Record summary
SAM riboswitch aptamer (S box leader) from Fictibacillus nanhaiensis, 111 nucleotides, folded computationally. Of the family's consensus pairs, 97% are formed in the model.
């Protein structure tokens, strides 16, 4: 890169360097010089390892529930909305609800 599995409506910065960008694409809508990306610190989380406790025919094992020095992820807006399909409204047009596909982005694991 490619697949396979789990998650995805919670949670986290009025700090420092920097200096125009930014929210995957697409069409919107939207953050930014009252400073955008990366970096740095600090936080949140609880996936993977790990320590601890409970309970389990169960002592290199599973379930729970805790912590958080580990390996990562993350910290506008639901994965900001939408993209395809069905289903219910609603109807003069726009269009609204609502389910599931895809697609993405994180972990773990395999190639």
């Nucleotide at each position: 890169c490619u697949c396979u599995u789990a998650u995805u409506a919670a949670g986290a910065g009025a700090g420092g360097u920097g200096g125009a960008g930014g929210g995957a694409c697409u069409g919107g809508c939207c953050c930014g010089a009252u400073g955008a990306a990366a970096c740095c610190c600090a936080g949140c989380a609880a996936c993977c390892a790990u320590u601890c406790a409970a309970c389990g025919a169960a002592c290199u094992c599973g379930u729970u529930g805790a912590a958080a020095a580990g390996g990562u992820g993350c910290u506008a807006a639901u994965u900001c909305c939408u993209g395809c399909a069905g289903a219910g409204c609603a109807u003069a047009u726009a269009g609204c609800u609502u389910u599931g596909a895809c697609a993405a982005a994180u972990a773990a694991g395999a190639g």